[in-house]
Transfer RNA from a bacterium, 74 nucleotides, folded computationally. The sequence is in RNAcentral, with records from ENA and MGnify. The same sequence occurs in records of 2 taxa. Rfam family: tRNA. Rfam classes the family as a transfer RNA.
Order: sequence, then structure tokens, then C1' cells
RNA sequence: GGCGGUAUCGUCUAGCCCGGUAAGGACAUAGCCCUCUCAAGGCUAAGACACGGGUUCAAAUCCCGUUACCGCUA
Repeated sequence: GGCGGUAUCGUCUAGCCCGGUAAGGACAUAGCCCUCUCAAGGCUAAGACACGGGUUCAAAUCCCGUUACCGCUA
């Protein structure tokens, strides 16, 4: 240089192929309940689609480019 893969809450991850709900779950965090207290348990809350553009009524999802990481190849 060429080809391919990956990128979503603090962490891990579902959804992507085949476009359509308020992007869901686990752990962690915060509050409340429970308890003499703590832990455990219950309820609730906050929190994310790598970046730019295109297509579309509508994009995490399709297309193009960029960035980072990983692999194969020369």
C1' cells in the first nucleotide's frame, strides 16, 4: 500500500442482515422502602448509537468518506 472486521449508558451487551415504539437488559451509581443497624431483597431515577455527509416521510440499522483499534496479505 491492498483487503477484511470492530466502534451503542461508567463497564459488559441486545437491536443492525430485513429502516418505523420513548434504543432494551445485566452489573455498578443515586434516592426511597424494608431492618435496631448493615448486608440481602423490593421500587424508582439518571445515563449511550465513534465523527462528517448522502438516500428516505423516517437511519443505531442502507450508501460514501474520515478517525481509532484488530486481523490477513504484499